[in-house]
Molecule: c-di-GMP-I riboswitch aptamer
Organism: Desulfobacterales bacterium
C1' cells in the first nucleotide's frame, strides 16, 4: 500500500404509516415517523417488477405498448467510514 473480515467508537440512511403539494398513473419530492440496512451511497448498463397519459386492437369489458418509474428486486460498474481480528 492492497485484499478479506467488520468488534468497539463516532456517526449515516430512512420501511410501513402519515402531512402538504406535483403527476394520467406508477413513483418520486416535503414534514413527522423508524421496520430495518455495512454500502439501504451513486449509476438505469443487463435482467426482473410496477404503472399506461398518448397510440394501436376490440362491439364492449378489456388487451398490447415506455419515451416515464424502481439501485430498499437481482446482477454489474463506481466511490466510501471503521483497524479490534
Nucleotide at each position: 500500500a492492497g485484499a478479506a473480515c467488520g468488534a468497539a467508537a463516532g456517526g449515516g440512511c430512512a420501511a410501513a404509516g402519515c402531512u402538504g403539494g406535483c403527476g394520467a398513473a406508477a413513483c418520486g419530492c416535503u414534514a413527522c415517523g423508524a421496520g430495518g440496512c455495512a454500502a439501504a451511497g451513486c449509476c438505469a448498463c443487463g435482467g426482473g417488477u410496477g404503472u399506461a397519459c398518448a397510440g394501436c386492437c376490440g362491439a364492449a369489458a378489456g388487451g398490447c405498448c415506455g419515451u416515464g418509474a424502481u439501485c430498499g428486486c437481482c446482477g454489474g460498474g463506481u466511490u466510501g467510514c471503521a483497524g479490534a481480528u